This is a predicted structure of a 475-nucleotide part of an RNA (small-subunit ribosomal RNA, 3' major domain) from a metagenome. The full RNA is in RNAcentral, with records from SILVA. The prediction has a mean pLDDT of 83.
[in-house]
Context: one part of a larger RNA
């Protein structure tokens, strides 16, 4: 000086108590570990619905079998050929054989030259093969935690200390007073952006708010008053009071306000740390393979399945299930798309098909809720897993290995040992809705909004964490 201590002192933190609602017990989903297999491609282990925003084929990197070797894609150079196109055979397909059409473009009278593609040869290509402990870049994590340095001076033989310690305060090394330390940088904090209020500016969305007209539908005529869009603006600073404090930073209670002390929310992630994580996005050193660890292609695998874990999803019911009736979002997305109305069809669906590149048209029904029934404590009109059977979509193709209907069937579940997890307010809990990937397939992950709680006495203990102190045979 740094680590470490079942060392002290102050502090934080859904750490722990107070509260709610889960996991653990059941079926299925999905991930990983075993195991199996020809292969179940490969990372990732404090990981584990994780790369992977979507494996029928493709993806694909893995296994079988069939091929090809200047190669599936690219530069450059020599030497030929017009490029392209159509058909027959053998094959599972790549791909192999063979036969017929065909002479274009630009510059030129014409020769001929070029540009592009094709065959051919040779400098070369490929490599998701290794090393993430050779690297770059990107990312996690301690942690959004209050912390890490520096320059001058000052102290000390130096390693170093000081400043950054001390007294209050703060979400904070935030801020005040004090100090041999005065100054600074990185972080924090403001600056951005989304939301809560108001003003203005605007009017092919909204309104009968006001007049008419009406098939009753903001439909029309007409109007920007309000809703709302989306540009400027203005509001919140401890700025006013009282109090408490070191006449300080503050703190506490009060006015007024949409909103009050950081108003709620996000982006923002210091010097480090783990030789973290990634050579399979990329990029790149070196080592390796070249008729093959390359590359085309048809099948098969990643979907296997005695079991063990993690992460969800339904449930076990009566604050409930059914069944008719009805009300009210906000954010999204559409041209190789989103598709009304109308017919068919129990039903997923189909026909035909308006209208919108969208504040104008569709997707769309929002669901819990509300109002009427029915059903009474049962493994049930609870609960839907499993299986047969008929179907619709998608796609060249749903056997292995899609997802949806419909009829039948109708398991385990009667609330979950020890044990763990989240969450402090528009928060948990619950109920719909939409996008990405996507042909198709969402129990996942990203976003919307709709109803809407209970508790924090307190920091003694559990877990991290920060500043000061101490001990120490450790660096």
């Nucleotide at each position: 000086u740094a680590a470490c201590g079942g060392g002290g002192g102050c502090c934080c933190g859904c750490a722990c108590a107070a509260g709610c609602g889960g996991u653990g017990g059941a079926g299925c989903a999905u991930g990983u570990g075993g195991u199996u297999u020809a292969a179940u491609u490969c990372g990732a282990c404090g990981a584990c619905g994780c790369g992977c925003a979507g494996a029928a084929c493709c993806u694909u990197a893995c296994c079988c079998g069939g091929g090809c070797u200047a190669g599936a894609a690219a530069a450059a150079u020599a030497a030929g050929g017009a490029a392209u196109c159509c058909a027959a055979u053998a094959g599972a397909a790549a791909c192999a054989u063979u036969g017929g059409a065909g002479u274009g473009c630009u510059c030129g009278c014409a020769a001929g030259a070029g540009a592009a593609c094709c065959c051919u040869a040779g400098u070369c290509a490929g490599g998701u093969g290794c090393u993430g402990c050779a690297u770059g870049g990107c990312u996690g994590u301690c942690g959004u935690c209050a912390g890490c340095u520096c320059g001058u001076g000052u102290c000390g033989u130096g390693a170093g200390a000081u400043g950054u310690u001390g007294g209050g305060u703060u979400a904070a090394g935030c801020c005040c007073c004090g100090c041999a330390a005065c100054g600074a940088g990185c972080g924090c904090a403001a600056c951005c952006c989304c939301u809560a209020u108001c003003g203005u500016u605007a009017g092919u969305u909204g309104c009968c708010a006001u007049c008419a007209g009406u098939u009753c539908g903001g439909c029309u005529g007409g109007g920007c008053a309000c809703u709302u869009u989306a540009g400027c603006g203005a509001g919140a600073c401890u700025g006013c009071c009282g109090g408490c404090g070191u006449c300080a930073a503050g703190c506490c209670g009060g006015a007024g306000g949409a909103a009050g002390g950081u108003g709620g929310g996000g982006a923002u992630g210091a010097c480090g740390u783990c030789a973290a994580g990634u050579c399979c996005u990329c990029a790149u050193g070196g080592c390796c393979c070249u008729u093959a660890u390359g590359u085309c292609c048809g099948g098969g695998g990643c979907u296997a399945c005695a079991c063990a874990c993690g992460u969800g999803c339904u449930a076990c019911a009566a604050u409930g299930a059914c069944c008719g009736g009805u009300a009210c979002a906000a954010a999204g997305u559409g041209c190789a798309g989103c598709g009304a109305c109308c017919u068919c069809g129990u039903g997923a669906g189909a026909g035909c098909a308006a209208g919108c590149g969208a504040a104008u048209c569709a997707c769309a029904a929002a669901a819990a809720g509300c109002c009427g029934g029915u059903c009474u404590c049962a493994g049930u009109a609870c609960g839907g897993a499993u299986u047969g059977c008929a179907g619709u979509c998608u796609g060249c193709a749903a056997c292995u290995c899609g997802a949806c209907u419909g009829c039948a069937u109708g398991a385990a579940g009667c609330c979950g040992g020890a044990a763990u997890c989240g969450c402090u307010a528009g928060u948990a809990a619950u109920c719909g809705u939409u996008g990405a990937u996507c042909a198709g397939c969402a129990g996942g992950c990203a976003a919307c909004g709709g109803u809407g709680a209970a508790u924090a006495c307190g920091u003694u203990c559990c877990c991290g964490g920060g500043c000061c102190u101490u001990g120490u045979a450790c660096a």